[in-house]
């Protein structure tokens, strides 16, 4: 240079164009002489960035950026 994939919560990932969610971590509570396992609660997102379609984009189209795979 060409090409595909893939970027959502601190972490690793769900989500058929129509309320953005679970697990893990964090905080709080209950339990327990105490801790641990358990329960039950809450917080915690400009869905990579910029534009376009739609009534309505995390989803579709473009372009850029980053990562990663392939090919020359």
């Nucleotide at each position: 240079c060409c090409u595909g994939a893939c970027a959502u919560a601190g972490c690793g990932c769900a989500a058929u164009g129509g309320c953005a969610g679970a697990g893990u971590a964090c905080c709080c509570g209950c339990c327990u002489g105490a801790u641990a396992u358990g329960c039950g609660g809450g917080a915690g997102g400009u869905u990579g960035a910029u534009g376009g379609u739609u009534c309505a984009a995390g989803u579709c189209c473009a372009u850029c950026u980053g990562u990663c795979a392939g090919g020359a």

Overview: A computed fold for a 72-nucleotide RNA from a Lachnospiraceae bacterium, annotated as transfer RNA. RNAcentral holds the sequence, with entries from ENA. Its Rfam family is "tRNA". Rfam links the family to the GO term triplet codon-amino acid adaptor activity. By type it is a transfer RNA.